RNAcentral holds the full RNA, with entries from ENA.
The part of an RNA shown here (small-subunit ribosomal RNA, 5' domain) has 512 nucleotides and comes from an uncultured prokaryote.
Model confidence (mean pLDDT): 80 of 100.

Context: one part of a larger RNA
RNA sequence: ACGCUGGCGGCGUGCUUACACAUGCAGUCGAACGGGAUCCAUCUUCGGAGAUGUGGAAAGUGGCGAACGGGUGAGUAACGCGUAGACAACCUGCCCUUCAGUGGGGAAUAGCCCCGGGAAACUGGGAUUAAUACCGCAUGACGCAUUAGAACCGCAUGGUUUUAAUGUUAAAGAUUUAUUGCUGGGGGAUGGGUCUGCGUGACAUUAGGUAGUUGGUGAGGUAACGGCUCACCAAGCCGACGAUGUCUAGCUGGUCUGAGAGGAUGAUCAGCCACACUGGGACUGAGAUACGGCCCAGACUCCUACGGGAGGCAGCAGUGAGGAAUAUUGGACAAUGGAGGAAACUCUGAUCCAGCAACGCCGCGUGAACGAUGAAGCUGCCACGCAGUGUAAAAGUUCUGUAAGGAGGGAAGAAACCCGGGGUAUUGCCCCGCUUGACGGUACCUCCUAAGUAAGCACCGGCUAACUCCGUGCCAGCAGCCGCGGUAAUACGGGGGGUGCAAGCGUUGUCC
Numbered sequence: 001a002c003g004c005u006g007g008c009g010g011c012g013u014g015c016u017u018a019c020a021c022a023u024g025c026a027g028u029c030g031a032a033c034g035g036g037a038u039c040c041a042u043c044u045u046c047g048g049a050g051a052u053g054u055g056g057a058a059a060g061u062g063g064c065g066a067a068c069g070g071g072u073g074a075g076u077a078a079c080g081c082g083u084a085g086a087c088a089a090c091c092u093g094c095c096c097u098u099c100a101g102u103g104g105g106g107a108a109u110a111g112c113c114c115c116g117g118g119a120a121a122c123u124g125g126g127a128u129u130a131a132u133a134c135c136g137c138a139u140g141a142c143g144c145a146u147u148a149g150a151a152c153c154g155c156a157u158g159g160u161u162u163u164a165a166u167g168u169u170a171a172a173g174a175u176u177u178a179u180u181g182c183u184g185g186g187g188g189a190u191g192g193g194u195c196u197g198c199g200u201g202a203c204a205u206u207a208g209g210u211a212g213u214u215g216g217u218g219a220g221g222u223a224a225c226g227g228c229u230c231a232c233c234a235a236g237c238c239g240a241c242g243a244u245g246u247c248u249a250g251c252u253g254g255u256c257u258g259a260g261a262g263g264a265u266g267a268u269c270a271g272c273c274a275c276a277c278u279g280g281g282a283c284u285g286a287g288a289u290a291c292g293g294c295c296c297a298g299a300c301u302c303c304u305a306c307g308g309g310a311g312g313c314a315g316c317a318g319u320g321a322g323g324a325a326u327a328u329u330g331g332a333c334a335a336u337g338g339a340g341g342a343a344a345c346u347c348u349g350a351u352c353c354a355g356c357a358a359c360g361c362c363g364c365g366u367g368a369a370c371g372a373u374g375a376a377g378c379u380g381c382c383a384c385g386c387a388g389u390g391u392a393a394a395a396g397u398u399c400u401g402u403a404a405g406g407a408g409g410g411a412a413g414a415a416a417c418c419c420g421g422g423g424u425a426u427u428g429c430c431c432c433g434c435u436u437g438a439c440g441g442u443a444c445c446u447c448c449u450a451a452g453u454a455a456g457c458a459c460c461g462g463c464u465a466a467c468u469c470c471g472u473g474c475c476a477g478c479a480g481c482c483g484c485g486g487u488a489a490u491a492c493g494g495g496g497g498g499u500g501c502a503a504g505c506g507u508u509g510u511c512c
Stems, first nucleotide, its partner, number of pairs: 001507004007364006013357001019320003023317003027064003032061002039055001040053005071275003080200008090192002095188008103137001105135002113126005143168011173180003201247003208238003213235008250272004254265004277298005300311004328354001330353003336350001337348004367399004372391001377389005403453001405448005413439001419433006456501005461482003467496005477484002
């Protein structure tokens, strides 16, 4: 997966087309900034309307996040992964710690407004404006660069500490007014980058491969070493200890099996890697395989007023196709975690829950005790009878009450943040109080009812537990192997009986 059957609960759940996708679901900050619709409050006014507001939406500038989390396994036989090391060859936003600073100016621009173009996507011009956006100036070191030294040390190049001189490099404010930002430097933490030893498939019916190829000098480039790139020079380098080629494959902790050694495997969970329609490219940034960013090309789909545009579910659901085959276009941010924010809070298909399917594992039930010179039925035989089914059933007596049904009660998961109060030298810290539950009126508990609502499947020749009757007559059929069947078939089909498992039982397939 399929066939027959099917009561309940808990926990967990992928394989084919990395095929194509309709629809929905995807940041935050007003304590960075201008702005200020509608509405609200106040005032003026007969009304219409107007003014003010330390009220304030959308859109916009700016900051941070979007490189996490989530998915998939196509590619990759490789320093990709595993393991053990190295970096005297490196980077690191936010976080912790520490030192120093935060002076004074300027020019724009989006939005808004005006005028256009376009079917749309979008876009041109003008005027005007703010900032923690942008640009000079100043100051500035223990940083960086150069020069001249010193001490100590080492692993060739050198490393650490240190002295002097010169040069060079910065900033931004906000608010609830004591906090938080900003700039430069040192240290740490965390996260990464790079290099190396060893290990990590098949095929020799793949034996030679390689010109940036191997090394050197110099230069460029990088955070950093390096043919990483380039110029020149040399002719090397790899290979039966399997190079090169072809095929297959994400790797591991683990998982399955086995007494073990091994063999097989890499779903769920966790670590690493790779990919994001296909191929290529860079930009931004502390950080990029940039899934839900950009540009170019390609295939495909959609819109179009034919001029031109838009798109990328291997995110969560869902659709079609393919297939033997795999679920809801559900609820909530209550918890855990993440992003932003001073916070309140907002967002979060991460996550937590619920739904579907015996698909798997585990647990429970479908009643228990008694009850016949043993009903009926069915079956068998040496057949007026006896035997089996079988205390089995039923009636009847006694009992239980899980699960299902009904009624009532009813959680833990929540403690915090915020706010209020108190303690303490403090805003910090500690204590007390308050608030918050999607699941869910769920789990669980109590009571009520009534044996009432709940058993099938395969097999019975040997292997292999379980036997007879009838039918059939080498036919129909069975079959995992041996083999059964041609008139007495324990082997085919049916009945009775029995055996084994049991909400499952068989069959097929894969692995040990």